[in-house]
Context: one part of a larger RNA
RNA sequence: CGUUGAAAAUUGAGAAGACUCUUCCUUAGUACGAGAGGACCGGGAAGGACGAAUCUCUAGUGUACCAGUUGUUCUACCAAGGGCAUUGCUGGGUAGCUAUAUUCGGAACUGGAUAAGCGCUGAAAGCAUCUAAGUGCGAAGCCGACUUCAAGAUUAGUUUUCAUUAAGACUCCUCAGAGACUAUGAGGUUGAUAGGCGGUAUGUGUAAGACCCGCAAGGGUUUAAGCAGAGCCGUACUAAUAAGUCGACAGU
Numbered sequence: 001c002g003u004u005g006a007a008a009a010u011u012g013a014g015a016a017g018a019c020u021c022u023u024c025c026u027u028a029g030u031a032c033g034a035g036a037g038g039a040c041c042g043g044g045a046a047g048g049a050c051g052a053a054u055c056u057c058u059a060g061u062g063u064a065c066c067a068g069u070u071g072u073u074c075u076a077c078c079a080a081g082g083g084c085a086u087u088g089c090u091g092g093g094u095a096g097c098u099a100u101a102u103u104c105g106g107a108a109c110u111g112g113a114u115a116a117g118c119g120c121u122g123a124a125a126g127c128a129u130c131u132a133a134g135u136g137c138g139a140a141g142c143c144g145a146c147u148u149c150a151a152g153a154u155u156a157g158u159u160u161u162c163a164u165u166a167a168g169a170c171u172c173c174u175c176a177g178a179g180a181c182u183a184u185g186a187g188g189u190u191g192a193u194a195g196g197c198g199g200u201a202u203g204u205g206u207a208a209g210a211c212c213c214g215c216a217a218g219g220g221u222u223u224a225a226g227c228a229g230a231g232c233c234g235u236a237c238u239a240a241u242a243a244g245u246c247g248a249c250a251g252u
Base pairs, nucleotide, nucleotide: 001152005162006161007160008159009158010157014149015148016147017146020048021047022046023045024044025043026042032037050105051104052103053102054101058099059098060097061096065092066091067090068089069088070085071084072083073082074081075080111143112142117137118136119135120134168246169245170244171243172188173187174186175185176184193239194238195237196235197234198233199232200231202228203227204226209222210221211220212219213218
């Protein structure tokens, strides 16, 4: 830009993906074979690689979480803290993101047309012959079946609802299950969208101050304390105000 103005729900022309491999048990030491050896078909189980989703578990990360600790500097000093030293170093760690973790997948009923191959009927060629007419079976392969996308499928489809005082969309603003930008999605006071605040999960591991014991380093009580990013639940305190733009066909 087109498809008649929108919002939603769809059909599927077409396209892409997947459709994998091994071992063991059983059938059965059976068929077969002198023996050595050793099945088809069928049933069951486990696993490899690959793929998808997810973060409950396990593990990792987690540079604005908690604690310990060295040197130095600053807050006048003590104590308590801030800065810098790779996040100074070390021990842990929520959300999120991940795999080594968890769950699931290849199927089943199977269908159609076939390859090699095996046939039936059968002439040319009184026989024979799977082939010439006709007709059947037959593969992890092909076409379907399964999953995803899909009407720019210009053949631009279909259904429902709304609309001409428009319907609706956008600008703008608060944002994240989204994200380079854009887009997408959640919201914009008829509001829990983000922040703040309250509670809580969870993490760290018993704060500071005071008191007690010890000459002191230090220890104990108050104290499962204090602090805390992203999680969850709530709460209009703050900010989503106000406003503007596009849209208006054709026919009767």

Large-subunit ribosomal RNA, domain VI from a Patescibacteria group bacterium, 252 nucleotides, folded computationally. The full RNA is in RNAcentral, with records from ENA. Lineage of the source: Bacteria > Bacteria candidate phyla. Its mean pLDDT, the model's own confidence on a scale to 100, is 84.